[in-house]
RNAcentral holds the sequence, with entries from MGnify.
A computed fold for a 93-nucleotide RNA from a soil metagenome, annotated as SAM-I/IV (S-adenosyl methionine) riboswitch aptamer.
The coordinates come from a structure-prediction model, not an experiment, and the mean pLDDT is 75.
Its Rfam family is "SAM-I/IV (S-adenosyl methionine) riboswitch aptamer". Clan: SAM clan.
RNA sequence: GCAUCAAGAGUAGGGCUGAGCCCUCGCCAACCUGCCUCACCUGGGCAAGGUGGUUCCCGGAAGGGGAUGCGGCCAUUUGGCAAUCCAACGGGU
Numbered sequence: 001g002c003a004u005c006a007a008g009a010g011u012a013g014g015g016c017u018g019a020g021c022c023c024u025c026g027c028c029a030a031c032c033u034g035c036c037u038c039a040c041c042u043g044g045g046c047a048a049g050g051u052g053g054u055u056c057c058c059g060g061a062a063g064g065g066g067a068u069g070c071g072g073c074c075a076u077u078u079g080g081c082a083a084u085c086c087a088a089c090g091g092g093u
Base pairs, nucleotide, nucleotide: 001070002069003068004067005066010025012024013023014022015021016020026054027053028052031050032049033048034046035045036044039093040092041091042090043089056065057064058063072081073080074079
C1' cells in the first nucleotide's frame, strides 16, 4: 500500500496454570504457494504446502479501534527441496 473481518467452524486430548497460555488432532475459510492446459491473463474447481480462525472491543447508527493475509523450509554458495490417491474445467490473448 492492497484485500478481508462480526458469517462459518471443538461437549476433543495433553502440558503448565491464578487469570490464561502452549502443543496435537479435527473442523472453518480460500489470503499466499501448488494442481486441474504449451505460455500468460481471468473465472471456476481441488484442498496438498504455509498462515489465520475455531473467545475481538467501543458505539443508537454511521463508523472507529483492532485483527488477518500478501507462501513455506534448508543453506547463505544469486543455490536447493516438498506440496496424498482418484477425479477434474470454461473464456480470452